[in-house]
RNA sequence: CGCGGGGUAGAGAAAUGGCAUCUCGCCUGGCUCAUAACCAGGAGACUGCGGGUUCGAAUCCCGCCUCCGCCA
Numbered sequence: 001c002g003c004g005g006g007g008u009a010g011a012g013a014a015a016u017g018g019c020a021u022c023u024c025g026c027c028u029g030g031c032u033c034a035u036a037a038c039c040a041g042g043a044g045a046c047u048g049c050g051g052g053u054u055c056g057a058a059u060c061c062c063g064c065c066u067c068c069g070c071c072a
Base pairs, nucleotide, nucleotide: 002070003069004068005067006066007065010024011023012022013021018055026042027041028040029039030038048064049063050062051061052060
């Protein structure tokens, strides 16, 4: 250089082109003598960056950045 796969809340993962969801973690409240567990509620991602297509893009197309793997 070439080929393939990945990048989405603090962490790990989902998401037929149509309000971005789940688990853990975090915060608040309940329960308890208290803690854990359990129950209820909440905050947190402008979906790696920039363009394009579309009424509408995490999703399709192009370029770039970055990580992993393969070939030489």